[in-house]
Molecule: c-di-GMP-I riboswitch aptamer
Organism: Geobacter sp.
RNA sequence: UUCAGAUAAAGCCAAAACCACGGGUAACCGGGUGACGGAAAGCCCACGGGUCCUGAUGACAGGAUGGCCGGGCUGCCUGG
Numbered sequence: 001u002u003c004a005g006a007u008a009a010a011g012c013c014a015a016a017a018c019c020a021c022g023g024g025u026a027a028c029c030g031g032g033u034g035a036c037g038g039a040a041a042g043c044c045c046a047c048g049g050g051u052c053c054u055g056a057u058g059a060c061a062g063g064a065u066g067g068c069c070g071g072g073c074u075g076c077c078u079g080g
Stems, first nucleotide, its partner, number of pairs: 002080004012038002017033003021030003036067001042073003047070003050065006
């Protein structure tokens, strides 16, 4: 440097649900509890799609989702 690995070890993240908590019109986000899962479930939506929300009769515009997919960048351990 590259490939492989969640049935090694040490660690990491945290689904659904709940909260007389906070933000937002909403999707959803933050905090707490919780652990379904994850070898990048670390970061990027100012790369391309999908899905969701809002405004539109529609075209379209804006927003959300990286734990929907492709993609990009960075990274721990073990083995080749």